[in-house]
RNA sequence: GGCCGGGCCCGGUGCACGGGUGGCCCACGAACCUGGUCAGAGCCUGACCGCAGCAGCCAUAAGUGGUGUUCAUUCGGGGUAUCGGCAACCUGGCCGGC
Numbered sequence: 001g002g003c004c005g006g007g008c009c010c011g012g013u014g015c016a017c018g019g020g021u022g023g024c025c026c027a028c029g030a031a032c033c034u035g036g037u038c039a040g041a042g043c044c045u046g047a048c049c050g051c052a053g054c055a056g057c058c059a060u061a062a063g064u065g066g067u068g069u070u071c072a073u074u075c076g077g078g079g080u081a082u083c084g085g086c087a088a089c090c091u092g093g094c095c096g097g098c
Base pairs, nucleotide, nucleotide: 001095002094003093004092005091006090007089009085010084011083012082013081014080015079017076018075019074020073021072022071023069024068025066026065027064028063034059035058036057037056042051043050
């Protein structure tokens, strides 16, 4: 000096991890303006039947919470695997010259 390779560095992708959001799951969730069942009281009737229906109870909507999630999506820096790039720098091997 030449050639080949590695590192550092840069980019892509996969995996694992963590966060956000959504879905799903669980719980809660309406004085009346949701649903069901409707004691009592009320209406109707001569009476029965019937009518509407507050409270209570049950369920649920919007929504709220979850110290659930083997789902989706997105973000993150470090890790890991892999592919590619690589001016300079660090480094290994081979060859040649002085």
Overview: A computed fold for a 98-nucleotide RNA from a Phycisphaerales bacterium, annotated as Bacterial small signal recognition particle RNA. The organism belongs to Phycisphaerales, within Bacteria. Its Rfam family is "Bacterial small signal recognition particle RNA". By type it is a non-coding RNA gene.